[in-house]
RNA sequence: GAUAGAGGAGCGGACUUUAUCAGUAAUCUUUUAGAGCAAGACCAUGCAGUGAAGAAAGAUGAAAGGAAAUUUCGCCGAAGUGUAUUAAUGGUAAGUUAAUAUGCUGGGCAUGCAAACAAUAUUUGCAUGACUGUCACAAAUAUGUGGGGAGCUAUC
Numbered sequence: 001g002a003u004a005g006a007g008g009a010g011c012g013g014a015c016u017u018u019a020u021c022a023g024u025a026a027u028c029u030u031u032u033a034g035a036g037c038a039a040g041a042c043c044a045u046g047c048a049g050u051g052a053a054g055a056a057a058g059a060u061g062a063a064a065g066g067a068a069a070u071u072u073c074g075c076c077g078a079a080g081u082g083u084a085u086u087a088a089u090g091g092u093a094a095g096u097u098a099a100u101a102u103g104c105u106g107g108g109c110a111u112g113c114a115a116a117c118a119a120u121a122u123u124u125g126c127a128u129g130a131c132u133g134u135c136a137c138a139a140a141u142a143u144g145u146g147g148g149g150a151g152c153u154a155u156c
């Protein structure tokens, strides 16, 4: 260097279902209100005294994102995340999404904190704890200590 492979509460994608989001947004009607409104800034554009926003009552009433479960597919840097650049999103900045480059993280679990989030769900980051796989070192063994996936094992 090539090929094959292992870790286990392993990783990611897709379909379906379920709950949540939510009796919320939105639409319509009535009353009120009286100049603004269209997710936050500015612009553009559109709507608005033929009555905007807001408030009250009534009727109808979601979706996306996030989650769980089943099935299935692809996998074992699986993948996640930070930063930079480019593109798309009406324009600028921000945000989001995608691609590329690069940094970090062996893996899941539990607890705590922070952020995201409608959320007490969940996710991500950090810390701590025990566990697990692997290698190195020490040891007669039990075991102990340490390392990081650019790793480990097998074959060539």
Stems, first nucleotide, its partner, number of pairs: 001156005008076001010075005016069003026060007036047003041092003079105011106132002109129008134147005
Lysine riboswitch aptamer from uncultured Peptoniphilus sp., 156 nucleotides, folded computationally. Rfam family: Lysine riboswitch aptamer. Rfam 15.1 lists 3,224 matches to the family in 1,923 species. The sequence is in RNAcentral, with records from MGnify.